[in-house]
Molecule: c-di-GMP-I riboswitch aptamer
Organism: Sulfuriferula multivorans
RNA sequence: AAGCGCCAGUGCCACACCCGCCGCGAGGCGGGGCCGGAAAGCCGAGGGUCUUCCAACAUCCAGGAAGAUGGCCGGGUUGCCAAC
Numbered sequence: 001a002a003g004c005g006c007c008a009g010u011g012c013c014a015c016a017c018c019c020g021c022c023g024c025g026a027g028g029c030g031g032g033g034c035c036g037g038a039a040a041g042c043c044g045a046g047g048g049u050c051u052u053c054c055a056a057c058a059u060c061c062a063g064g065a066a067g068a069u070g071g072c073c074g075g076g077u078u079g080c081c082a083a084c
């Protein structure tokens, strides 16, 4: 240094829910809140899930396109501390 993540410390983020705003919608932003997180920091040309439109269609599913989700997984990348 890297991998790993035990003890400790400095701190960090903020599930659900509530209020306001934006969006057709999934959802996003701000405030409150605090379930949890060792990257729950960042990245959407890997997969999954979700939304909208087109088409198809008795209905559902399947097809195409556009979008959402990084607190779904995987991957890339940056960072604090400090045992073995």
Base pairs, nucleotide, nucleotide: 005081012037013036017032018031019030020029021028022027035071041077042076043075046073047072048069049068050067051066052065053064054063